[in-house]
Formats: sequence, structure tokens, C1' cells
RNA sequence: GCGGAAGAGUGCGUGGCGCGUUCCACGCCGCCGAAGGCGCAACCGGCCCCCGGAAACGCUCAGGCACCAGGGACCGC
Repeated sequence: GCGGAAGAGUGCGUGGCGCGUUCCACGCCGCCGAAGGCGCAACCGGCCCCCGGAAACGCUCAGGCACCAGGGACCGC
């Protein structure tokens, strides 16, 4: 780089608009974890009771929660 790739509200209200089964913004509550970030941390290593590296675990700051699109850890080539 290519392919595959999940989870969670078309929630409620207000406003705008091209007045609509749509779109956009804001507010409130609920929710998700698989970019990133963080952890007082499973685990691993070392000159070993101190350091270092640290997860798909944990936290949800960010991000995300109809379809599409986008993103996407991880897997294969």
C1' cells in the first nucleotide's frame, strides 16, 4: 500500500434552512471502545525490593453511537 474489519440513541428539546421520511448547529441525558491519549497496571526484562518496557486490560480526555461516507486496533498478502 491492497483486502477484510466490530461496538454503541434516526433519543429529547431549540434554532436555522432549500420546510423534508432530509440536512446543519447547539443544549441535555444515555451509551460504545478497536485511531490517539492516560493508568496507581496483567505481563516481560534488567545491573533486582530499585529501574525500564508495557497490553486487545482499565479510564473514557479526545473520538464515536440510523443508512451512506469517514475513521478503525487487529488479521491476511
Molecule: Glycine riboswitch aptamer
Organism: Elioraea tepidiphila DSM 17972